Context: one part of a larger RNA
């Protein structure tokens, strides 16, 4: 000095607890990892900080693995052969999984090649313990550093603090320190407010002409006309708005905290982004035409073609989906979103019509998009019926048959649909995860991947609780003291 202590004292965190909620762990299935098996089941990563992660949903490709077959895309240099031809390509047949790969057979080409050596090139070959860059983590906490001055022989220390306060080394203050910088905050994005401004035939409202229906009591509903007008709703520009404002308490009457009022908004307004110093022999050579070294380089670890594999199943572990029903299942009816996406013409988003039980097919249109798909008429939800607590009309695994769709190709069933089959599961032991408000949980939708395929991920809205508003007991983190524990 402090990385350590089962030393002491403060403080903090739902990756800690308390009070609770939803669970996971038990079942079936999906998926990742290990193991086993295998020609191969390619591989990285293994506490937090590996395991629905590599944007990793692999039928071919991908692809690195396995069984086999081609090709050279071996620059350049030197030498050899060589225009009396260095070499290249090929119909047909044989051969083969398929091939002028090879063989037979003849043609063709013309210095581009071939052979040897040197030297390159390629490599999802090795090394992330040789590296860059990027990412993750320590670490979401408040921490880190400098000049001058003070103390000490010096390493170093003070500044960077007893206390109060804050989410915060945030402030108040104290003060041998005074200044200053990075981080925090400010900032940026997004969600909330504006009857104030600017506008809108790509958004709507009102009035009106014409037409239709209903009412006959002046009207109501719908269609249509680039007729008039407006901007509350929609969109998006410029701005405004909160500064904990005002009041009352608590407090050195300091910073600040608590309560109420007003307000669209008073937890840093909510949620994200950005994010210091020092590190790790954390991950990535399989992101890169970033890259050192090593290996290989024509019977290739280059590259391409065919087929297989990554999906294999006595088993163990992790993330999930579906359930175990009556707050429910099934059948009708009602009915309400918000993010988004659509240069594809080798066919993207798809309306409408029609055929079909359905999946889907056919014919027509619209859209390069606030114009069309699309008000994405979503699901949970609400109403009315049937069922009546029975592994039951709960549950939907596993199989059989058939029909479609994507694709060159569906067998080891891509997916969808129809009929039949009707398994475990009667709320899950020890353990353990996440979470404080439009949050948890339930519910669906869109996008990413995508020819086809979500039980995944990232967003989006819809319905919407219980319980704290605290503590340091457990698990960890930060600061101070100690050094008669220690490196």
């Nucleotide at each position: 000095u402090g990385a350590c202590g089962g030393a002491g004292g403060g403080g903090c965190a739902c990756c800690a607890c308390c009070a609770g909620g939803a669970g996971u762990g038990g079942a079936g299935c999906c998926u990742g990892c290990g193991g086993c098996u295998u020609a191969a089941u390619u591989u990285g990563a293994c506490u937090c900080a590996a395991c629905a992660c590599g944007g990793g949903g692999a039928a071919a490709c991908u692809c690195a693995c396995c069984a086999g077959g081609u090709c050279c895309a071996g620059a350049c240099g030197u030498a050899a052969u060589a225009a009396g031809g260095a070499u290249u390509g090929a119909c047909a047949a044989g051969u083969u999984a398929g091939a002028g790969a090879c063989u037979u057979c003849u043609c063709u080409u013309g210095a581009u090649c071939u052979u040897a050596c040197g030297g390159g090139u390629g490599g999802u070959g090795g090394u992330g313990c040789a590296u860059g860059g990027c990412c993750g983590u320590u670490u979401u906490u408040a921490g880190u550093c400098c000049u001058u001055g003070g103390a000490g022989u010096g390493a170093u220390u003070u500044g960077u603090c007893u206390g109060c306060u804050u989410a915060a080394u945030u402030g108040c203050g104290a003060u041998a320190a005074c200044g200053g910088a990075c981080g925090a905050g400010a900032c940026c994005u997004u969600a909330a407010c504006c009857u104030g401004c600017u506008a809108a035939a790509u958004a709507g409202g009102g009035c009106u002409g014409c037409g239709a229906g209903c009412a006959u009591c002046u009207g109501c509903u719908c269609g249509u006309g680039g007729g008039c007008u407006c901007u509350u709703c929609u969109u998006a520009g410029a701005g405004g708005g909160a500064c904990u404002a005002u009041g009352g308490g608590u407090a050195u009457c300091a910073a600040a905290c608590c309560c109420a009022u007003g307000g669209a908004a008073g937890u840093u307004u909510g949620a994200g982004g950005c994010a210091a110093c020092a590190a790790c022999a954390g991950g990535u050579c399989u992101g890169u035409g970033a890259u050192g070294c090593c290996c290989u380089u024509a019977g290739a670890c280059g590259u391409u073609c065919u087929g297989g594999g990554c999906c294999g199943c006595a088993c163990g572990c992790g993330c999930g989906c579906u359930a175990c029903a009556c707050u429910g299942a099934c059948g009708g009816a009602g009915c309400c979103a918000g993010c988004a996406a659509g240069c594809a013409u080798a066919a993207c988003c798809u309306u409408g019509g029609u055929c079909g039980a359905g999946a889907g097919g056919c014919c027509u249109g619209g859209g390069u998009a606030a114009u069309c798909u699309c008000g994405u008429g979503a699901a949970a939800c609400u109403c009315c019926g049937u069922c009546g607590u029975g592994c039951u009309g709960g549950g939907g695994a596993u199989a059989g048959a058939g029909c479609a769709u994507u694709g060159u190709a569906a067998u080891u069933u891509u997916u969808g649909c129809u009929c039949u089959u009707c398994a475990a599961c009667g709320a899950g032991g020890a353990a353990u995860u996440c979470c404080u408000a439009g949050u948890a949980a339930g519910c669906g939708c869109a996008a990413g991947u995508c020819a086809u395929c979500a039980g995944c991920u990232u967003g989006c809205g819809u319905u919407g609780a219980u319980u704290a508003c605290g503590u340091c007991c457990c698990u960890g983190c930060c600061c101070c003291u100690u050094g008669u524990a220690c490196a």
The part of an RNA shown here (small-subunit ribosomal RNA, 3' major domain) has 487 nucleotides and comes from an uncultured fungus. It matches the Rfam family "Eukaryotic small subunit ribosomal RNA". For this family Rfam cites "The comparative RNA web (CRW) site: an online database of comparative sequence and structure information for ribosomal, intron, and other RNAs" (Cannone et al., BMC Bioinformatics, 2002). Rfam 15.1 lists 75,755 matches to the family in 2,556 species.